[in-house]
Molecule: c-di-AMP riboswitch aptamer (ydaO/yuaA leader)
């Protein structure tokens, strides 16, 4: 001077996950989900269906697993066994695109670009939905912050 790990205070980002009272239980405010009529809308119905989420859709490749089908074994002819580069369905792994999402003053727009492109939940049920009615306020990260218009906004003179 670099880099990588920890710790603390700061600035920030994803997400609704903040803020204020209170010793504290615990409550309000804000935001944010679900449930609920008329009218509308749908016509499905175990091949269950449905909600949060940007997280949905192909097709590839490997096995495993149900089902047909072919064969073949056996004192038993059985709903057995045992095989198959068979066909099909299903769901898991690996990676390849893809609806859609983020990414340093706030918003919108065009352009590039680095990335996500999950996970959970409910419990046979739920469109929409006004009055009602029930719920959550978590957790992970960053050292990076490109350009350009138009509007703001802060700082500075």
């Nucleotide at each position: 001077c670099g880099u990588g790990c920890g710790c603390a205070c700061g600035c920030g980002c994803c997400g609704a996950a903040u803020c204020c009272c209170g010793u504290a239980a615990g409550g309000g405010a804000a935001c944010c989900g679900g449930g609920g009529a008329a009218c509308c809308a749908c016509u499905c119905a175990u091949u269950g269906g449905g909600g949060u989420g940007a997280a949905u859709c192909g097709g590839g490749c490997g096995g495993a697993u149900g089902u047909c089908g072919c064969c073949g074994u056996c004192g038993u002819c059985g709903a057995a066994c045992g095989g198959c580069c068979g066909a099909u369905a299903u769901a898991c792994g690996c990676g390849c695109g893809u609806a859609g999402g983020a990414g340093a003053c706030c918003u919108u727009c065009c352009u590039g670009u680095u990335c996500c492109g999950a996970a959970c939940c409910c419990g046979u049920c739920a469109g929409c939905u006004a009055a009602c009615c029930c719920g959550g306020u978590a957790g992970g990260c960053g050292a990076g912050u490109a350009g350009g218009a138009a509007g703001g906004a802060a700082a500075g003179g």